Overview
Small-subunit ribosomal RNA, central domain from a Candidatus Woesebacteria bacterium, 348 nucleotides, folded computationally. Model confidence (mean pLDDT): 82 of 100. The full RNA is in RNAcentral, with records from SILVA. Taxonomically the source falls in Candidatus Woeseibacteriota (Bacteria, Bacteria candidate phyla).
Context: one part of a larger RNA
RNA sequence: UUGGGCGUAAAGCGUUUCGUAGGCGAUCUGGUAAGUUAUCUUUUUAAGACCACGGCUCAACCGGGGGAAGGGAGGUAAUACUGCCGGGUUUGACUUCUGGUGGGGCUUCUGGAACUGAUGGUGUAGUAGUGAAAUACGUUGAUAUCAUCAGGAACUCCGAGGGCGAAGGCAGGAAGCUAAUCAGGUAGUGACGCUGAGGAACGACAGCUAGGGGAGCGAAAGGGAUUAGAGACCCCUGUAGUCCUAGCCGUAAACUUUGCUUGCUAGGGGUUAGGAUUUAUUUUCUGGCCCCGUAAGCUAACGCGUUAAGCAAGCCGCCUGGGGAGUACGGCCGCAAGGCUAAAACUC
Numbered sequence: 001u002u003g004g005g006c007g008u009a010a011a012g013c014g015u016u017u018c019g020u021a022g023g024c025g026a027u028c029u030g031g032u033a034a035g036u037u038a039u040c041u042u043u044u045u046a047a048g049a050c051c052a053c054g055g056c057u058c059a060a061c062c063g064g065g066g067g068a069a070g071g072g073a074g075g076u077a078a079u080a081c082u083g084c085c086g087g088g089u090u091u092g093a094c095u096u097c098u099g100g101u102g103g104g105g106c107u108u109c110u111g112g113a114a115c116u117g118a119u120g121g122u123g124u125a126g127u128a129g130u131g132a133a134a135u136a137c138g139u140u141g142a143u144a145u146c147a148u149c150a151g152g153a154a155c156u157c158c159g160a161g162g163g164c165g166a167a168g169g170c171a172g173g174a175a176g177c178u179a180a181u182c183a184g185g186u187a188g189u190g191a192c193g194c195u196g197a198g199g200a201a202c203g204a205c206a207g208c209u210a211g212g213g214g215a216g217c218g219a220a221a222g223g224g225a226u227u228a229g230a231g232a233c234c235c236c237u238g239u240a241g242u243c244c245u246a247g248c249c250g251u252a253a254a255c256u257u258u259g260c261u262u263g264c265u266a267g268g269g270g271u272u273a274g275g276a277u278u279u280a281u282u283u284u285c286u287g288g289c290c291c292c293g294u295a296a297g298c299u300a301a302c303g304c305g306u307u308a309a310g311c312a313a314g315c316c317g318c319c320u321g322g323g324g325a326g327u328a329c330g331g332c333c334g335c336a337a338g339g340c341u342a343a344a345a346c347u348c
Stems, first nucleotide, its partner, number of pairs: 004319003007302002012316001014202002017200002022195003026089007034082002036078009050066002053063003092192001093189003097184005104178007111155001115151008126137002163170002207248006216242002221237004259315006267292010297304002321348003330341004
């Protein structure tokens, strides 16, 4: 390579968008004849293989002969499929109109509770903490309680395996800007589509750079305990950080451990968004989410089962025994931390 695979055995890129090259592509029709098919000519040294014949007593071996198959070039013919050129269609795709939906994104403003601190009042001996304690705080008046002020972060209830987003993710309220998606209908464009190597963009947390901010929490660090020890678990403190702005990093059990798109293959229930119908909540259609469960089917089993892991098609990515190793070297990226790409010896 062929083949076989990728939910859990090795294996789906974190994610889509923009999407290059490439691959694949609805329906009708005309042309062409490149692919394709048929046939003819020519070429494809000999040996070998195949078929029968012959020579060594047979065979191996050898000799002369025959016929191919396949490939290359050229001619002629065919036109179903593919390609190319031309013309049309509307179901795919997109646009438009009306009406909705939502924690989708960004910016600004704003609210109350709680917390901590400050000031003042009341008030007196404890408070805090634990398995038990101690460190710690407190007569320079704590804890408790009331009033005023300041600050930062997060948004109880509603709230629901409910919604939105490509994924990461998104939740107090209001306004502005903006993207998406759905339903119904008319009209328009007329295959404009799908996937997508490279590439680009986004991408939790932690971390990095600069400047702010800093209530609570809290790596590191200090102290108290526990213990044989305790570099821990528990307790008292507490710096980075957590927050904001600008810029990096580019990784996660980035998980549905399940790539995207299209069509087909019993149902039942719930929920959400919209429409039609019925006037009692029924019936039904479309889109999303979830559960049950099979009928069929699939699966090594578990299980999946119209949101497939079923039946098919198109395109991409990835796997090929364990360890060595997601490491070394090299290259690219990064301020660094490190990331991406990615072996071998050896060993079982």